[in-house]
RNA sequence: AUCCCCCGAGGGCAAAGCCGGCGAAAGCCGGUGACGCAAAGCCAUGGGUCUACGGCGAGAGCUAGGACUGCCAGGCUGCAGGG
Numbered sequence: 001a002u003c004c005c006c007c008g009a010g011g012g013c014a015a016a017g018c019c020g021g022c023g024a025a026a027g028c029c030g031g032u033g034a035c036g037c038a039a040a041g042c043c044a045u046g047g048g049u050c051u052a053c054g055g056c057g058a059g060a061g062c063u064a065g066g067a068c069u070g071c072c073a074g075g076c077u078g079c080a081g082g083g
Base pairs, nucleotide, nucleotide: 005083006082007081012037013036017032018031019030020029021028022027035070041076042075043074045073046072047071048068049067050066054063055062056061
């Protein structure tokens, strides 16, 4: 110096709920609010989950090209001290 593990300061993020807006919906954005988070920083790449405007179907339904990274992997990046 690098990698891994542990602890924690300053600082950071912000679940549910509520208000406003966008969207067909899932969901997203802003405000408020803190359940939690050492990657709760970034990437829908693999799995998973949600939705079904449109499409298909006689119907029941099926379908991602729409979403979720605070579901799990994987990739990239990263602050400070101690062991």
Molecule: c-di-GMP-I riboswitch aptamer
Organism: Bacillota bacterium